[in-house]
This is a predicted structure of a 73-nucleotide RNA (transfer RNA) from an Anaerolineae bacterium. Its mean pLDDT, the model's own confidence on a scale to 100, is 81. Its Rfam family is "tRNA". By type it is a transfer RNA.
RNA sequence: GGGGAUGUAGCUCAAUUGGGAGAGCGUCGCCCUUGCACGGCGAAGGUCAGGGGUUCGAAUCCCCUCAUCUCCA
Numbered sequence: 001g002g003g004g005a006u007g008u009a010g011c012u013c014a015a016u017u018g019g020g021a022g023a024g025c026g027u028c029g030c031c032c033u034u035g036c037a038c039g040g041c042g043a044a045g046g047u048c049a050g051g052g053g054u055u056c057g058a059a060u061c062c063c064c065u066c067a068u069c070u071c072c073a
Base pairs, nucleotide, nucleotide: 001072002071003070004069005068006067007066010025011024012023013022019056027043028042029041030040031039049065050064051063052062053061
C1' cells in the first nucleotide's frame, strides 16, 4: 500500500424486510434478613465509532474518515 471483519448502555452481546433502541451481568433505591448472601420490585445509564448522502422514515442501504483485529505484498 491492497483485501476482509468488527465498532450499539460501565462489561459481554442481540436487534427478523428500513418503522417500538433492547437483554444478561454490573450500579443505585426499596422490600425481605439480627446482619450478609440469595430472591422480589423499581430506577438510572445510549451523539447506535464520526461526517455526509438516499428515503416520508436509517443501528440497518450508499460514500468518506477514524480505531481495533486479520490476510496478502